RNA sequence: GGGGAUGUGGCUCAGUUGGGAGAGCGCUGCCUUCGCAAGGCAGAGGCCGGGGGUUCGAAUCCCCUCAUCUCCA
Numbered sequence: 001g002g003g004g005a006u007g008u009g010g011c012u013c014a015g016u017u018g019g020g021a022g023a024g025c026g027c028u029g030c031c032u033u034c035g036c037a038a039g040g041c042a043g044a045g046g047c048c049g050g051g052g053g054u055u056c057g058a059a060u061c062c063c064c065u066c067a068u069c070u071c072c073a
C1' cells in the first nucleotide's frame, strides 16, 4: 500500500428482502427474610464508530472516514 471481517445500552450479543431499537447478565427501587442469597415486580440506561448521500422513511442501501482483528505484498 491492497483485500476481507467487526464496530448496536456498563458487558456479551440479536435485529430474518428499509417501516416498534431489543434480549441475557449487570445496575437502581420495592416485596419476601432476623439478615444475606435466591426468587418476584417495577424502573433507569443506547438514536446504532464518525460524516455525507439516496428515500416519505436508514442500524439495515451507497460514498468517504476512524478504530480493532486478519490475509497478501
Stems, first nucleotide, its partner, number of pairs: 001072007010025004019056001027043005049065005

This is a predicted structure of a 73-nucleotide RNA (transfer RNA) from a Coriobacteriales bacterium. NCBI's taxonomy places the organism under Bacteria, Bacillati, Actinomycetota, Coriobacteriia, Coriobacteriales. The coordinates come from a structure-prediction model, not an experiment, and the mean pLDDT is 81. It was read from a public genome assembly. It matches the Rfam family "tRNA". By type it is a transfer RNA.